Small-subunit ribosomal RNA, 3' major domain from an uncultured cyanobacterium, 476 nucleotides, folded computationally. Its mean pLDDT, the model's own confidence on a scale to 100, is 82. RNAcentral holds the full RNA, with entries from ENA, Greengenes and SILVA.
[in-house]
Context: one part of a larger RNA
RNA sequence: UGACGGGGGCCCGCACAAGCGGUGGAGUAUGUGGUUUAAUUCGAUGCAACGCGAAGAACCUUACCAGGGCUUGACAUGUCACGAAUCUUUCUGAAAGGAAAGAGUGCCUUCGGGAACGUGAACACAGGUGGUGCAUGGCUGUCGUCAGCUCGUGUCGUGAGAUGUUGGGUUAAGUCCCGCAACGAGCGUAACCCUUGUUUUUAGUUGCCAUCAUUCAGUUGGGCACUUUAAAAAGACUGCCGGUGAUAAACCGGAGGAAGGUGAGGACGACGUCAAGUCAGCAUGCCCCUUACGCCCUGGGCUACACACGUACUACAAUGGUCGAGACAAAGAGUCGCAAGUCUGCAAGGACAAGCCAAUCUCAUAAACUCGAUCUCAGUUCGGAUUGCAGGCUGCAACUCGCCUGCAUGAAGGUGGAAUCGCUAGUAAUCGCCGGUUAGCUAUACGGCGGUGAAUCCGUUCCCGGGCCUUGCACU
Numbered sequence: 001u002g003a004c005g006g007g008g009g010c011c012c013g014c015a016c017a018a019g020c021g022g023u024g025g026a027g028u029a030u031g032u033g034g035u036u037u038a039a040u041u042c043g044a045u046g047c048a049a050c051g052c053g054a055a056g057a058a059c060c061u062u063a064c065c066a067g068g069g070c071u072u073g074a075c076a077u078g079u080c081a082c083g084a085a086u087c088u089u090u091c092u093g094a095a096a097g098g099a100a101a102g103a104g105u106g107c108c109u110u111c112g113g114g115a116a117c118g119u120g121a122a123c124a125c126a127g128g129u130g131g132u133g134c135a136u137g138g139c140u141g142u143c144g145u146c147a148g149c150u151c152g153u154g155u156c157g158u159g160a161g162a163u164g165u166u167g168g169g170u171u172a173a174g175u176c177c178c179g180c181a182a183c184g185a186g187c188g189u190a191a192c193c194c195u196u197g198u199u200u201u202u203a204g205u206u207g208c209c210a211u212c213a214u215u216c217a218g219u220u221g222g223g224c225a226c227u228u229u230a231a232a233a234a235g236a237c238u239g240c241c242g243g244u245g246a247u248a249a250a251c252c253g254g255a256g257g258a259a260g261g262u263g264a265g266g267a268c269g270a271c272g273u274c275a276a277g278u279c280a281g282c283a284u285g286c287c288c289c290u291u292a293c294g295c296c297c298u299g300g301g302c303u304a305c306a307c308a309c310g311u312a313c314u315a316c317a318a319u320g321g322u323c324g325a326g327a328c329a330a331a332g333a334g335u336c337g338c339a340a341g342u343c344u345g346c347a348a349g350g351a352c353a354a355g356c357c358a359a360u361c362u363c364a365u366a367a368a369c370u371c372g373a374u375c376u377c378a379g380u381u382c383g384g385a386u387u388g389c390a391g392g393c394u395g396c397a398a399c400u401c402g403c404c405u406g407c408a409u410g411a412a413g414g415u416g417g418a419a420u421c422g423c424u425a426g427u428a429a430u431c432g433c434c435g436g437u438u439a440g441c442u443a444u445a446c447g448g449c450g451g452u453g454a455a456u457c458c459g460u461u462c463c464c465g466g467g468c469c470u471u472g473c474a475c476u
Base pairs, nucleotide, nucleotide: 002475004472005471007470008469009468010467011466012465013464015460016459019423020422021421022420023419026314027313028312029311030310031309032308033307034305035304042053043052064300065299066298067297068296069295070294073125077124078123079121080120081119082118083117086103087102088101089100090099091098092097107114108113127289128288130287131286132285136283137282138278139277140276141274143272148187149186150185151184152183153182154163155162156161167178168177169176193266194265195264196263198234199233200232201231202230203229204228207224208223209222212221213220237260240254241253242252243251244250316416320375321374322373323372324371325370326369332363333362334361337356338355341352342351343350344349382413387408388407389406390405391404392403393402429452430451431450432449433448434447435446
């Protein structure tokens, strides 16, 4: 100088408290540990691993295992020889591959040959998801969107170093003001960026419809007012008023305003810490393998199951279940596609097929909600696991191991111990919709979108984490 203290002072944060809803009990989904296995590929391990890499393991993926094969190799460059390339058929084989037969002569040319491709030979080499993240780059997590971390010159100190950065106020903030042996500056903070909330202008199709006609229908004529779309601008700055304050910074209240003191949300993450994570995304040093630790194929495994844990979904019901009728979104996706409509099937689906490269057509009925009917507190008309049968779809192929439909079956479960998590407003809770990945899907995941829409915050004693000052110290 730091670090640490069950030392002190000041301050902050869903940290506690005040509330609301969960987890921990049940069933299932999923990840992990363990065990098992020929293999159950590998990595991630307190917070910061465990619905994580994986935005999708039937084959492929795939790295693992068993078996069958190859050895200049699946891939690259170079040398030589032969053949254009390529296509068809037969035999064998689980396939990879092996063996054989036939068709076929293109392009450029200085007629020597050349380009591309295939086969063969020998060697330089290829190849490695083999090791080391404690040799590394790059990227990422975390403390933490916490308010800090430093430098130049000067001054002080023998020196390490100090000062500035401490102090008095104030702030979300080392934010700003005042003071001061300091005076300035940089990286951070804030702002600049995006979305959203208000208004204006421009524009009017595929959007919209007030007025005039018209129609089953903004359907058509017409219009661009309104809604909306998407470009440009305006708008908020403690600017104005009052009070408090040191006459400062600022704070409290008010006016006007769509919005008020950072309007709300996002992106953005200082110096550094954890030899944090990743050699399996990629790159890369060194080490190791080279008829194998490389490569191809078939089948299996990653989906196992006495058990333990994490994260979710569905419930245990009447603020509910079932049936019928009716209403209101936003954001997305679509030609290898989305598919209206008609017919058919109880349904999943199937057949035919309009439109749409989409503000035009389609996915696409939003659901919770409202109205009516029924059930009447029961393991039930709750709950839906499990299992049987019959079907459908994708795909060479659903046995291991896919999804969906119908009928039947109808487990556990009556609100969950100790403990523990999230959230301060359009938030929690609750309700549905869409997308990426995919041939299909184990999505209850992940990423978005809107609908309905709360309660509580007295306060900072305590728990956890953090910031500043100070003190002790046997640590640096």